A computed fold for a 476-nucleotide part of an RNA from a metagenome, annotated as small-subunit ribosomal RNA, 3' major domain. The full RNA is in RNAcentral, with records from SILVA. Its mean pLDDT, the model's own confidence on a scale to 100, is 85.
[in-house]
Context: one part of a larger RNA
RNA sequence: UGACGGGGGCCCGCACAAGCGGUGGAGCAUGUGGUUCAAUUCGACGCAACGCGAAGAACCUUACCUGGACUUGACAUGUUUCUGAUAUUUCCAGAGAUGGAAAUUCUCUUCGGAGCAGUUACACAGGUGCUGCAUGGCUGUCGUCAGCUCGUGUCGUGAGAUGUUGGGUUAAGUCCCGCAACGAGCGCAACCCUUACUCUUAGUUGCCAGCGGGUAAUGCCGGGAACUCUAAGGGAACUGCCGGUGAUAAGCCGGAGGAAGGUAGGGAUGACGUCAAGUCCUCAUGGCCUUUAUGUCCAGGGCUACACACGUGCUACAAUGGCCUGCGCAAAGGGUUGCUAACCCGCGAGGGCAUGCUAAUCCCAAAAAGUAGGUCUCAGUUCGGAUUGAAGUCUGCAACUCGACUUCAUGAAGUAGGAAUCGCUAGUAAUCGCACAUCAGCACGGUGCGGUGAAUACGUUCCCGGGCCUUGUACA
Numbered sequence: 001u002g003a004c005g006g007g008g009g010c011c012c013g014c015a016c017a018a019g020c021g022g023u024g025g026a027g028c029a030u031g032u033g034g035u036u037c038a039a040u041u042c043g044a045c046g047c048a049a050c051g052c053g054a055a056g057a058a059c060c061u062u063a064c065c066u067g068g069a070c071u072u073g074a075c076a077u078g079u080u081u082c083u084g085a086u087a088u089u090u091c092c093a094g095a096g097a098u099g100g101a102a103a104u105u106c107u108c109u110u111c112g113g114a115g116c117a118g119u120u121a122c123a124c125a126g127g128u129g130c131u132g133c134a135u136g137g138c139u140g141u142c143g144u145c146a147g148c149u150c151g152u153g154u155c156g157u158g159a160g161a162u163g164u165u166g167g168g169u170u171a172a173g174u175c176c177c178g179c180a181a182c183g184a185g186c187g188c189a190a191c192c193c194u195u196a197c198u199c200u201u202a203g204u205u206g207c208c209a210g211c212g213g214g215u216a217a218u219g220c221c222g223g224g225a226a227c228u229c230u231a232a233g234g235g236a237a238c239u240g241c242c243g244g245u246g247a248u249a250a251g252c253c254g255g256a257g258g259a260a261g262g263u264a265g266g267g268a269u270g271a272c273g274u275c276a277a278g279u280c281c282u283c284a285u286g287g288c289c290u291u292u293a294u295g296u297c298c299a300g301g302g303c304u305a306c307a308c309a310c311g312u313g314c315u316a317c318a319a320u321g322g323c324c325u326g327c328g329c330a331a332a333g334g335g336u337u338g339c340u341a342a343c344c345c346g347c348g349a350g351g352g353c354a355u356g357c358u359a360a361u362c363c364c365a366a367a368a369a370g371u372a373g374g375u376c377u378c379a380g381u382u383c384g385g386a387u388u389g390a391a392g393u394c395u396g397c398a399a400c401u402c403g404a405c406u407u408c409a410u411g412a413a414g415u416a417g418g419a420a421u422c423g424c425u426a427g428u429a430a431u432c433g434c435a436c437a438u439c440a441g442c443a444c445g446g447u448g449c450g451g452u453g454a455a456u457a458c459g460u461u462c463c464c465g466g467g468c469c470u471u472g473u474a475c476a
Base pairs, nucleotide, nucleotide: 001476002475003473004472005471007470008469009468010467011466012465013464015460016459019424020423021422022421023420026315027314028313029312030311031310032309033308034306035305042053043052064301065300066299067298068297069296070295073124077123078122079121082118083117084116087104088103089102090101091100092099093098106115107114108113126290127289129288130287131286135284136283137279138278139277140275142273147186148185149184150183151182152181153162154161155160166177167176168175192267193266194265195264197235198234199233200232201231202230203229207224208223211222212221213220238261241255242254243253244252245251317417321376322375323374324373325372326371327370333364334363335362338357339356343352344351345350383414388409389408390407391406392405393404394403430452431451432450433449434448435447436446
């Protein structure tokens, strides 16, 4: 100087407390361990691995296994030998890779050759092989915590200290005051995006107040530029004003006005560093290993196994509910290899025909919870839907291993979950649906979007994590 303390002081955080809803019990989905297997590819392991890499394993992917093949190679560059366009189609053998056969088919030229392709030989290629404890880059984490440092000066023999400590204050090393310090840098804040208010401009594909026309009905039409909205530029919030308090400071408390009030809400933004944290399987890369194989191609299988254990979720156990019928209100997205209206067929998944849309124009699209009426009457039930049987639909060369969905039948566990444990402070929790990425197909996961919409916070003794000062130490 740090680190540590079941030392002290001050302070903060859904850290506790106060509340609300969960997990832990059930069934299923998914990841992991274990076990099994020819293989169940690999990585990730307290927080910070375990719906993680994977924004989507039937083939492909794919790295694994079995079997069949190739050896200058699936891919790159150069030299060399020989030959010829490349390519397309068909036939035969084969699981295919591959091998064989047939047909059609070049350009430039100084006629040496060149382009392009195949072939031979050689340099080399190749490796998701090892080492993340050789590395770059990227990322997680402490933590959006308020810290981490430097120059000069001063103090100290020195390591170092001071500044950065102190008195207040703040979300903040934020600001004020003081002070052997005076300044400065990286962080904080602000500048950026978005939501909330308003003005101007613009007015189609969006809007419809007033005027006119029209319909069974609809901004449907003429028209309008008010309103909503859209999207570009401005304004607006700064403790600016008032009162109190405070050291007359920084600030704090209350109030006014205001759409918004003290960081207005949310996002992006992550200091010096820590964990030899993670990643050699994104990529790059040193070293090592491999080179008729640890490379490459192909078919099939596996990654989907199943006594069991754990994590994360979904659906429930019902009446604040289930079912039936009617009615009603979003936002944000996506669409031409696409989204698909209307109509017809089918109980349905879906099919047929066909229309509009390169989209504020058309479509996906029905929002759902909600609400009105009816029914069920506390039961393993008209709760719950697992499992299984049968019949189908769609995608796709192909749904057996191993897809999703539909219909009929079947109708398991489950009657609120032990010890323990998680999230959340407001448009939040809870609850309800919608969209998108990936994607041929496949979502209970992920990322967004809106609808309905709470309870509680006395307080900081305690648990956990963190910041500052101080103290002890046989620790570095």